[in-house]
RNA sequence: GAGUUUCGCUAGGGGUUCCGCGUAGAUCGCGGAUGAGAGAGUCCCUCAGCACCUGAUCCGGUUCACACCGGCGUAGGGAAGCGAAGCCGCCUCGCA
Repeated sequence: GAGUUUCGCUAGGGGUUCCGCGUAGAUCGCGGAUGAGAGAGUCCCUCAGCACCUGAUCCGGUUCACACCGGCGUAGGGAAGCGAAGCCGCCUCGCA
């Protein structure tokens, strides 16, 4: 010195599983489990990246069942800019 904070605007990223019944089957509907969110709400996340993906037809546990819980994970990837206000202190980066 800048960030970290709050608000606003615009843009972008993401997931949508499992079980039961209707039903012999398909489409579809209803209900239940977990969760912020189950094509559903601007629900969550946008680099100081609890969004999400890969590993994964993984491993251990639990359950009617399931990415439900944990491990893996200080892993490898992963999408941003501007404006206004604030800027005591902790912390992060750079310079002297």
Molecule: TPP riboswitch aptamer (THI element)
Organism: Amantichitinum ursilacus